[in-house]
RNA sequence: CGACGAUAAGGGCAAACUUAUCGAAAGAUAAGGGCGCAAAGCCACAGGGUCUAAGUUGUCCCUACACUAUGACAGCCUGAUUUCCGUU
Numbered sequence: 001c002g003a004c005g006a007u008a009a010g011g012g013c014a015a016a017c018u019u020a021u022c023g024a025a026a027g028a029u030a031a032g033g034g035c036g037c038a039a040a041g042c043c044a045c046a047g048g049g050u051c052u053a054a055g056u057u058g059u060c061c062c063u064a065c066a067c068u069a070u071g072a073c074a075g076c077c078u079g080a081u082u083u084c085c086g087u088u
Base pairs, nucleotide, nucleotide: 002088003087004086005085012037013036017032018031019030020029021028022027035075041081043079046078047077048076049073050072051071055068057066058065059064
């Protein structure tokens, strides 16, 4: 430096859910809480995918429906990048 993640050691993160706040929503933040995770660290202006539909547009009688991110998801995947320990 590269590969791998068995066995350990020190640890790290934190699902669902609850409470509070923000948001049209998806969702985010904080506290609690742990389902799990060897990158469940980071990047949404690297690519794909998924979610929402405020606003626009169209339909239809308008109390609605449909399409659509400029919104969101990194704990969906690929990719890029940073990194502890152990083995090789």
A computed fold for an 88-nucleotide RNA from a Thermoanaerobacterales bacterium, annotated as c-di-GMP-I riboswitch aptamer. The coordinates come from a structure-prediction model, not an experiment, and the mean pLDDT is 89. The organism belongs to Thermoanaerobacterales, within Bacteria.